[in-house]
């Protein structure tokens, strides 16, 4: 001081989580030391201690140094035991806390002062005898002392009447004097100590008396200390607690009490208290402080100190100076224990100490040494208060676990040798202490005796992928999230970081959190303005002037306890702690003083607010009345087969005559044009036309009154549709209901009917997206242009309530500057800047439910939760991306006009799926399927079935007693020195194990790399600066035009420029120039052949390089010229030209998506096999076949087949290769072998076309598949399985092909054959090649699909998206529940233990009184029973919620989400919904 989490990014709003601090349990972990703290459920406790102590008397016992003393015990009697010690259970006020008061009050012991103790009696414990009881505890008799008890007297008190020039004092009711009356009514002269005198004793000593001291007794008065009462303020939470209260409120009078009071009682009056929260419910002991916070504030209330309160629940009461006392008493209850069963005992929330319980807290320890208390004169005695000690890291504080040098290792981590130092730690002495300890002082020994916990994906610091395991599993995780084979995030290792005798978690609390906002927060759209007025409390208020001092402000004075907390200083070695000084500390009384503002009183004012008064404006409201069009009904006329109705139709209506047409009446509802961003209302909301009532706002007026205001919790009115009750009324509309369509299905959307409603009237309901999603009310803060209404002023003027300007108030609208806002937008009508009042919000869901109230006839309304769930929900605005949204472009992988296929039949081929030992794999919309695969008889090959083989290197075993090889025979076998046997050769390595390689066409194309498709026959995609925006991000790339094109040109917060498109590059179209062999032959020559000749055609050759051609180079085209449009780019026409607007055609082909495709072309991570998933052979298989689908091929014929003749190409290719020529063959073919390393020769005949002829519509001489026979060739091998040839066969759902689908715009579709890849051999495939050669359009955005702008959007994995509700399972947590069942508080009744009170009576006494014991009156714990209310627990069953990787259902929202959503309200309906009505626009 932040930080992580909502998006693809972004602002914002929220809220959840992280970081700090404290507190209590816990894991692991641990050397030492000081200081401080530590038992929880107010549950129940063995057992020991925690309060006693005495110069008052008495007795008993011990023991001495014995008429006495010392010592212990009993008793009486004083004082204490009401303190201290514990505990927080009740308590919401009767308590505590600040201040005041007590004129209503007491106070033992202490201290001051003053006076004072005279006379006189008695009783009674211990004690001795009887006695009851088990005990506890009693009882009767006798005896006896006192500082014990009394009586009486003095002082004196009290009251009560009168007096007083008396004091205090704000005020006498007090206090004092006087007098008088009544009543009360003291004392211990004791005790010790000393001296003195008597006396008694044996000295010590002892009684009595005097003195003197000391204590100690009495009155009074004052003080000090306590303590009691009263007052005001303050300090929890609920209003889902709104009225409570009969001793209740006050009065006389009276009892009580130390004392005031209703405390208590008679009696009288009816008050009393509340929204500034009474009464009830829940919770908690307050307070100094504590923790955390900068502060305010939260939260706490443990230790310590104050005060209050309790002692096992309760209740009474004695005594006392004080107690309703718990280490007193009595009683009830309810636990415990002892009993001899009759009876009696107890009370740890004192200290250790136990048990139960809990996550959770110690020793039955020492000691009165020290403080302090009680007691005593005092010594001194007690004291579980306290002072110590033990125990646990609980917390604060301090210290320590060493350190050097050298070697080693990565200059690390670390480890090794040697040195060095003791804090600590051991051991010995001496101090210390109540006794120990520590600590201190001295000595000895030794590195000795001591390091862990959390964590390493972000947030957060340490692996920017460090190993190994594991495979959505085990697991981690506060939150985000991580794990699906290469995990920085699970488990572990190594390293790291962080803190350290301690780290970690979990749970609370505070900070963080301005997320409860006093300080300091918000409300158009995120949560959040009440549907609107009206007004009561409150709270706030205009302008002068006096005055008052309540608030406010100075000053001074008391208080606010120490403790705590600041500063200093000092003690403990330091610090913790402690200790002394000063200060704080917030609040409160008190006195004085100011008086501007607030208040208040009092006079004044008019700028606020009211009233008058004037013409005007209005769909303001109430009534009443008249008017209209349609509309539907009934009548009448006419008219005739339809009418309605929809996308299409039905259903319905109609010859009983409709729809239509006209005309006459009914009847309800409603008011068209005017109508507008217009008016008027508080809101809802108001619309024909006229009358009468009523209200209100606006304007204008030297008029009145004079702050009369503003807002408004509560509260009242008003308040759309829907709905309710009554009663009318009912034309049209029309939920509900029926049909009929649609669809799968259609409880709808659409049609055809159709009641309740919808209209009046009386009455209820109180909602709505009741919206400006924006409360009222005042002030301030630029302007612009509309409109209404009223004013004023100037002009026109048709003289109108007219017309047009300007200007002032007032409304209503747009834009807009400064502020302001997340933005979006708001902006004098504020969402600005100020001021006042009210309401409301505080993540999301559960839920506007649920349970309470309270309204309502009912539906339902208001008011309004919790558990539980979740991490985001959300608001704007941004970039894509989509839409059954819109605009503009574009395309034969679109359409339309056309041509030709495709799906129909048989073949071929790929693919499915079957089948099989295998039928290897791989590709799957366009972008998989004659695709990898430019060729599966073996090989190929990767699949099956058999057989064989194969370990670089390293260790171990083994091997000259001979490895590995090699071989005859014989077995085995399909076959084989592959293996086994037996034997030779040979001579040095070895594959048994255990690591570890080689190789893998084994796996991950979702771990790559390259290469490809594909978007895309597409015009896109950036990038630098500036601006613009908080920011994603935008402009530029946009708009207008034009382009094949982001082509280009204008215009603009843009200006440039880059990849991409052109341009280049190749191929062909046209010339020209150069070159000329293997081409090429025009002219010329020379030879052959052949024909009938001149001559001519053909070979061939000379020469030529003219022509082709073939290759190289250059030319040409640019919208250059002209016309036309147009700024302009640029189109259109048009000349010329081989070519015209890119001249065709190819190459190249951005950024980047498709986790496209390919580990089976190679390359490569990681994982796997490794003697088998690795090498090799033999067969088989990838050719299967009931079947789906894709491409093709051949064809159904006569533009055609067949026979024969006839003519024209190109591109290629060729030495393991093409092969000529010639020969044989009917052909496949086969012989042969020139020639050619190729413009030479060879494949090599091109076909379709030309021409004759035949067929003549037919399953044919269409068609060719199947099948048979024989032959040929590749080849090691043609069975499964090759191709060619000839003869025979000679199918088909085959005669032009459903739904549907391809392809294509010219040399292109169609057709026609040719070359080549591959290739021993095989072409219906693939890539080139030429022949022939159309038809349509020269348009569009209709279907598909793509560009680009715009626009909604709840999608971003981006519509294959997202998402909503029922049913179905599980699992939670609640509600409601017939009731069972605990607990609590309160009424009431009854029963009553007890104590108090009176009053009789009996005993004791002299009396006073005391005790019994009856009665009576009120108080009364406690049990019982009845009722009300509240908290639980448990429950058949019913209910909604929530949650949960992959159930059904259909599809409601988001796009016009395919019927525009949504809000209220009422029906229906499996569910989302659907309809109806009013409303909103989000």
């Nucleotide at each position: 001081c932040c930080c992580g989490g909502u998006u693809g990014a972004u602002c914002c709003u929220g809220c959840c989580g992280g970081a700090c601090g404290u507190g209590u349990c816990u894991g692991c972990u641990a050397u030492c030391g000081g200081g401080g703290u530590g038992g929880g459920u107010a549950g129940c406790c063995a057992u020991g201690c925690g309060a006693g102590u005495c110069a008052g008397u008495g007795c008993u016992c011990g023991g001495g140094u014995u008429a006495c003393c010392c010592g212990a015990g009993c008793a009486c009697g004083g004082c204490g035991c009401a303190c201290g010690g514990c505990u927080c259970a009740g308590u919401a006020a009767a308590a505590c806390a600040u201040g005041c008061c007590u004129a209503a009050a007491c106070u033992a012991c202490c201290c001051u002062a003053u006076g004072g103790a005279c006379c006189g009696g008695g009783a009674u414990a211990u004690c001795c005898c009887c006695u009851g009881g088990a005990a506890a505890c009693g009882g009767g008799g006798g005896g006896u002392a006192a500082u014990c008890c009394c009586g009486g007297a003095u002082a004196g008190a009290u009251a009560u009447a009168g007096g007083g020039u008396g004091c205090u004092g704000g005020a006498a009711u007090g206090c004092c004097c006087c007098u008088a009356u009544a009543u009360c009514g003291a004392a211990a002269g004791u005790g010790c100590a000393c001296a003195g005198a008597c006396a008694g004793g044996a000295u010590g000593u002892u009684g009595u008396c005097u003195g003197u001291g000391c204590a100690g007794c009495c009155a009074u008065a004052g003080g000090a200390u306590g303590u009691g009462g009263g007052c005001a303020u303050g300090g929890c939470c609920u209003a889902u607690c709104a009225g409570g209260u009969a001793g209740a409120u006050g009065g006389u009078g009276g009892g009580g009490u130390a004392a005031c009071g209703g405390c208590c009682c008679a009696c009288c009056a009816u008050g009393c208290c509340u929204a500034a929260g009474a009464c009830g419910g829940g919770u908690a002991c307050g307070g100094g402080c504590u923790g955390u916070g900068a502060u305010a504030g939260c939260a706490g209330g443990a230790g310590c100190c104050c005060g209050g309160a309790g002692a096992u629940g309760g209740g009474u009461u004695c005594u006392g100076a004080g107690a309703c006392a718990a280490g007193a008493a009595c009683c009830c209850a309810g636990g415990c224990c002892c009993u001899a069963c009759g009876g009696g005992g107890u009370g740890c929330a004192g200290c250790a100490g136990g048990c139960g319980c809990g996550a959770a807290a110690c020793u039955u320890c020492u000691g009165c040494a020290a403080u302090g208390c009680g007691c005593g004169a005092a010594a001194g005695c007690g004291c579980g208060a306290c002072a110590g000690a033990g125990u646990c890291a609980c917390c604060c504080c301090g210290a320590g676990u060493g350190c050097c040098a050298u070697c080693c290792g990565c200059u690390g981590a670390g480890g090794a040798u040697g040195g060095c130092u003791u804090u600590u730690g051991c051991c010995c002495c001496g101090u210390g202490u109540a006794a120990a300890a520590a600590g201190c002082g001295g000595g000895g020994c030794g590195a000795a005796u001591a390091a862990g916990c959390g964590g390493g994906g972000g947030g957060c610091a340490a692996g920017u992928u460090c190993u190994g395991g594991u495979g959505u599993c085990a697991g981690c995780c506060g939150c985000c999230g991580c794990g699906g084979u290469a995990a920085u995030a699970c488990c572990a290792g190594c390293c790291c970081c962080g803190c350290g005798a301690g780290u970690g978690g979990a749970c609370a609390c505070g900070a963080c959190g301005a997320u409860u906002a006093u300080u300091a927060a918000g409300c158009c759209u995120a949560a959040a303005g009440c549907g609107u007025c009206c007004g009561u409390a409150g709270c706030c208020g205009g302008c002068u002037c006096u005055g008052u001092a309540a608030g406010u402000c100075c000053u001074c004075c008391c208080u606010u306890a120490a403790a705590u907390g600041g500063c200093a200083c000092g003690g403990c070695u330091c610090a913790a702690c402690c200790g002394u000084g000063c200060c704080g500390c917030u609040g409160g009384g008190g006195a004085g003083g100011a008086u501007a503002c607030u208040a208040c009183a009092g006079a004044g004012c008019u700028a606020g607010g009211g009233g008058g008064c004037g013409g005007g404006a209005g769909a303001a409201g109430c009534g009443g009345g008249c008017g209209g069009u349609a509309c539907u009904c009934g009548g009448g006329a006419g008219g005739u087969a339809g009418g309605g109705g929809c996308a299409a139709a039905a259903u319905c209506c109609u010859u009983u005559a409709a729809u239509c047409u006209c005309c006459c009446g009914a009847g309800g509802a409603c008011c068209a044009c005017c109508a507008g961003u217009g008016g008027c209302g508080g809101a809802g909301g108001c619309g024909g036309c006229c009358c009468g009532c009523u209200a209100g706002a606006a304007c204008g007026c030297g008029c009145c009154c004079g702050a009369c205001g503003g807002u408004g919790a509560g509260g009242g009115a008003c308040g759309a549709a829907a709905g309710c009750u009554g009663g009318g009324g009912g034309a049209g509309c029309a939920a509900a209901a029926g049909g009929g369509a649609u669809u799968a299905g259609a409880g709808a959307c659409c049609c055809c009917u159709g009641u309740a409603g919808u209209c009046c009237c009386a009455g209820c309901u109180g909602u709505a997206a009741a919206c400006g999603a924006u409360g009222c009310c005042g002030g301030c803060u630029a302007g612009g242009u509309g409109u209404u209404g009223g004013g004023u002023g100037a002009g026109g003027u048709u003289a109108g309530u007219c017309c047009u300007c300007a200007c002032c108030c007032a409304g209503u609208g747009c834009c807009g500057c400064a502020g302001g806002g997340a933005a979006g937008c708001c902006g004098u009508u504020a969402a600005g800047c100020c001021g006042g009042c009210c309401g409301c919000u505080u993540g999301g869901g559960g839920a506007g439910u649920a349970c309470g109230g309270c309204c309502g006839c009912a539906a339902g309304g208001c008011u309004g939760a919790a558990a539980c769930u979740u991490a985001a929900a959300g608001g704007a605005a941004u970039u894509g991306g989509c839409g059954g949204g819109g605009g503009a472009g574009c395309a034969c992988c679109a359409c339309a006009a056309g041509g030709g296929g495709u799906g129909g039949a048989g073949g071929c081929u790929g693919c499915g799926g079957u089948u099989c030992a295998a039928u290897c794999g791989g590709a799957g919309u366009c972008a998989a399927c004659g695709c990898c695969g430019a060729a599966a008889a073996c090989c190929u090959u990767a699949c099956c079935a058999g057989a064989g083989g194969c370990g670089a290197c390293a260790g171990c075993a083994g091997g000259a007693u001979g490895a590995a090889g090699g071989c005859c025979a014989a077995g085995c076998u399909a076959a084989a020195g592959a293996c086994u046997u037996u034997g030779c050769c040979a001579g040095a390595c070895g594959a048994g194990c255990u690591g570890a390689g080689a190789g893998g066409u084994g796996g991950u194309g979702c771990a790559u790399g390259g290469c490809c498709g594909u978007c895309g026959c597409c015009g896109g995609c950036u990038c630098g600066u500036g601006c613009c925006g908080u920011g994603a991000g935008g402009u530029a790339u946009c708009c207008g035009g034009u382009u094949a094109a982001g082509u280009c040109c204008g215009g603009c917060a843009a200006c440039g420029a880059g990849c991409g498109a052109g341009a280049c590059c190749c191929c062909c179209g046209c010339g020209c120039c150069c070159a000329u062999u293997u081409g090429c032959u025009a002219a010329g020559c020379c030879g052959g052949u052949u024909c009938u000749u001149u001559g001519a055609a053909c070979c061939g050759g000379c020469u030529g390089c003219a022509c082709a051609a073939u290759g190289g180079g250059c030319g040409g085209a640019c919208u250059g010229c002209c016309g036309g449009c147009g700024u302009a780019a640029g189109c259109c026409g048009g000349a010329g030209g081989a070519a015209g607007g890119u001249g065709g055609g190819g190459g190249c082909u951005a950024g980047g998506g498709c986790a496209g495709g390919u580990c089976c072309g190679u390359a490569u991570g990681c994982c796997c096999c490794g003697a088998a998933a690795c090498c090799u052979c033999u067969g088989g298989g990838c050719u299967a076949c009931a079947c789906g689908c894709g491409g093709c091929c051949u064809g159904c014929a006569a533009u055609g087949g067949g026979u024969g003749g006839g003519a024209c190409a190109a591109u290629g290719g060729g030495u393991a290769c093409c092969g000529a020529a010639c020969c044989c063959g009917a052909a496949a073919g086969g012989g042969g072998g020139a020639g050619g390393u190729a413009a030479u020769c060879c494949c090599a005949g091109a076909a379709a076309c030309c021409c004759a002829c035949c067929c003549u519509c037919a399953g044919u001489c269409g068609g060719a598949a199947u099948c048979g026979u024989g032959g040929g060739u590749u080849g090691c091998a043609a069975c499964u399985c090759a191709c060619c040839c000839a003869c025979g066969u000679g199918a088909a759902u085959c005669g032009c092909g459903g739904a549907a689908u391809c392809c294509c715009u010219a040399g292109u579709a169609a057709u026609c054959g040719c070359g080549c890849g591959u290739c021993a051999c095989u072409a219906u495939c693939g890539c080139g090649c030429g022949g022939u050669g159309a038809a349509u359009a020269u348009g569009u955005c209709c279907c598909u699909g793509u560009u680009c702008c715009u626009u909604g959007c709840a999608c971003a994995c981006a519509c294959c998206g997202c998402c909503c509700g029922c049913c179905g399972c599980u699992c939670c947590a609640c509600c409601c529940g017939a009731g069972u069942u605990g607990g609590g508080u309160c009424u009431g009744a009854a029963u009553g233990a007890g104590g108090u009170a009176u009053g009789g009576c009996c005993u004791c006494g002299a009396a006073a009184g005391a005790g019994g014991u009856c009665a009576u009156a009120a108080c009364g714990a406690a049990u019982u029973c009845a009722g009300a209310c509240c908290c639980g627990a448990c429950a058949a069953g019913g209910g909604g919620g929530g949650a949960g990787a992959a159930g059904g259902c259909g599809u409601a929202a988001c796009a016009a989400g395919g019927u525009u959503g949504c809000c209220g309200u009422a029906g229906g309906g499996g569910a989302a919904c659907c309809u109806g009505c009013g409303g909103c626009a989000g």
A computed fold for a 1482-nucleotide RNA from Crenarchaeota archaeon SCGC AAA471-B05, annotated as small-subunit ribosomal RNA. The prediction has a mean pLDDT of 81. Its Rfam family is "Archaeal small subunit ribosomal RNA". For this family Rfam cites "The comparative RNA web (CRW) site: an online database of comparative sequence and structure information for ribosomal, intron, and other RNAs" (Cannone et al., BMC Bioinformatics, 2002). RNAcentral records the identical sequence in 5 taxa.